Model confidence (mean pLDDT): 76 of 100. This is a predicted structure of a 107-nucleotide RNA (SAM-I/IV (S-adenosyl methionine) riboswitch aptamer) from uncultured Ferrovum sp. The model forms 100% of the base pairs in the Rfam consensus. Its Rfam family is "SAM-I/IV (S-adenosyl methionine) riboswitch aptamer". A reference for the family is Weinberg et al. (2008), "The aptamer core of SAM-IV riboswitches mimics the ligand-binding site of SAM-I riboswitches", RNA. Gene Ontology terms of the family: regulation of gene expression and S-adenosylmethionine metabolic process. The family has 417 seed sequences and 567 matches in Rfam 15.1. The family is grouped with related families in Rfam's "SAM clan".
């Protein structure tokens, strides 16, 4: 990368800059933004909650009365080795701040 299947999202928000391609349509690279789906952080576990670091995704979703069907997005990342597997060894995630409930331990 392809494919199948599960389970969530597809209300809002964000419309920049500078650079490469192409005859155009239109593509791509970084940096800014906009979100919080996944990893870190706050915290030995658990719900909210908060932060935005590392990995995605966006900044024009269609039909439909409506359920809903289609599509689209995520379900961490990276280096090595490897007999290539449901294999094996590693690494990185900002500053600041005893968030707020329980529950395990411990005194």
């Nucleotide at each position: 990368u392809g494919c199948g299947a599960a389970c969530a999202u597809u209300c809002u928000g964000a419309a920049u800059u500078g650079g490469g391609c192409c005859g155009a349509c239109g593509c791509c690279c970084a940096a800014g933004c906009c979100a919080a789906c996944c990893u870190g952080c706050c915290c030995g576990c658990c719900c909210g909650g908060g932060c935005a670091a590392g990995g995605u995704g966006g900044a024009u979703c269609g039909c439909g009365a409506a359920a809903g069907c289609g599509g689209a997005u995520g379900u961490g990342g990276c280096u090595c080795c490897u007999g290539c597997g449901u294999g094996g060894a590693g690494c990185a995630a900002g500053c600041u701040a005893u968030c707020g409930g329980g529950c395990a331990a411990g005194c």